Description: Large-subunit ribosomal RNA, domain IV from a metagenome, 355 nucleotides, folded computationally. Its mean pLDDT, the model's own confidence on a scale to 100, is 87. It matches the Rfam family "Bacterial large subunit ribosomal RNA". Rfam links the family to the GO terms structural constituent of ribosome and ribosome.
Context: one part of a larger RNA
RNA sequence: CCCUCGUUAAGGAACUCGGCAAAAUGACCCCGUAACUUCGGGAGAAGGGGUGCUCUAUUAGCGUGAGUCUUUUUAACAAUGAUGAGCGUGAGAGAGCCGCAGUGAUCAGGCCCAGGCGACUGUUUAGCAAAAACACAGGUCUCUGCUAAAUCGAAAGAUGAAGUAUAGAGGCUGACGCCUGCCCGGUGCCGGAAGGUUAAGGGGAAGUGUUAGCGCAAGCAAAGCACUGAACCGAAGCCCCGGUGAACGGCGGCCGUAACAAUAACGGUCCUAAGGUAGCGAAAUUCCUUGUCUGGUAAGUUCAGACCCUCACGAAAGGCGUAACGAUCUGGGCGCUGUCUCGACGAGGGGCUCG
Numbered sequence: 001c002c003c004u005c006g007u008u009a010a011g012g013a014a015c016u017c018g019g020c021a022a023a024a025u026g027a028c029c030c031c032g033u034a035a036c037u038u039c040g041g042g043a044g045a046a047g048g049g050g051u052g053c054u055c056u057a058u059u060a061g062c063g064u065g066a067g068u069c070u071u072u073u074u075a076a077c078a079a080u081g082a083u084g085a086g087c088g089u090g091a092g093a094g095a096g097c098c099g100c101a102g103u104g105a106u107c108a109g110g111c112c113c114a115g116g117c118g119a120c121u122g123u124u125u126a127g128c129a130a131a132a133a134c135a136c137a138g139g140u141c142u143c144u145g146c147u148a149a150a151u152c153g154a155a156a157g158a159u160g161a162a163g164u165a166u167a168g169a170g171g172c173u174g175a176c177g178c179c180u181g182c183c184c185g186g187u188g189c190c191g192g193a194a195g196g197u198u199a200a201g202g203g204g205a206a207g208u209g210u211u212a213g214c215g216c217a218a219g220c221a222a223a224g225c226a227c228u229g230a231a232c233c234g235a236a237g238c239c240c241c242g243g244u245g246a247a248c249g250g251c252g253g254c255c256g257u258a259a260c261a262a263u264a265a266c267g268g269u270c271c272u273a274a275g276g277u278a279g280c281g282a283a284a285u286u287c288c289u290u291g292u293c294u295g296g297u298a299a300g301u302u303c304a305g306a307c308c309c310u311c312a313c314g315a316a317a318g319g320c321g322u323a324a325c326g327a328u329c330u331g332g333g334c335g336c337u338g339u340c341u342c343g344a345c346g347a348g349g350g351g352c353u354c355g
Stems, first nucleotide, its partner, number of pairs: 001350008010341002014339001019336001027051005036041001038175001052097005061089004067083003071079002098102001110334007117326002122134002138173007150159003176321004181251003186248002188244005195239003201233002206228005213220002252270005279313001291307005
């Protein structure tokens, strides 16, 4: 010097990103216990008091209950009531005794206030993350009529299910309370079938090659064979017409205006499918920003309450609240302390030196 412990004057978080770590609290009995609340909770809330030993004392009481007595009925057993040995348990009170200290050692919640997130108990990155992530009960949408949909599998077949729409599958949301606005132009899905477009196939006009024939020749050219092949008839789909948002998604700009100024209920104009409703808001979202005000502190980039100019909240990728819950995150307070001012001493084990 290092590790693991113990103690420490005065102060008591001044330490630090942060009370990390340590200290403190702690058992049982009694008293007492707020806001809030889904009336269950919150709650061991908080905050107080007591606890040893001896005697009174084999305490009061309670439990058990041998035996005895009584009554009823009897053949007997038995049942009712009283008394009650022994055994077990046992508060409270009074008196006394000792110590610094009586749950005398050990084991054994620190508490409170406010806020964010997630309702909750659960689950998770075996080996850096336990959370606000996942799940969840509940809500809602879509598909599926049974040889179901969906899934695995070239198939057979199997799961679904020895189930049957109060069932099964998929998506989103995530207890509960109050709610969930506008847009169907684009994309998706659902419905429609008049018109347009449209494949194979059908169809076969016409053309080409070949040559009997015709022609003086150039050439023309039937039938057959071969090749090419127009019109026309051809579904779904797409175009088209509607619907649909707890489907994918989206939810404006400029200018002017009130008897100070400021602001703009109001007006004008452009664009759009429609221009963000309720609620919330410098927020797990706010760039400017340590916004401004209030509170807390002597002093507060954090925190709480407000304001609203929301760079870039917003309604099931849910919005806003919410008792209870949380090894969650943030801020404050009481208690407590070697975290610190600022160190010191001691113990054990290492290191180091010598052997």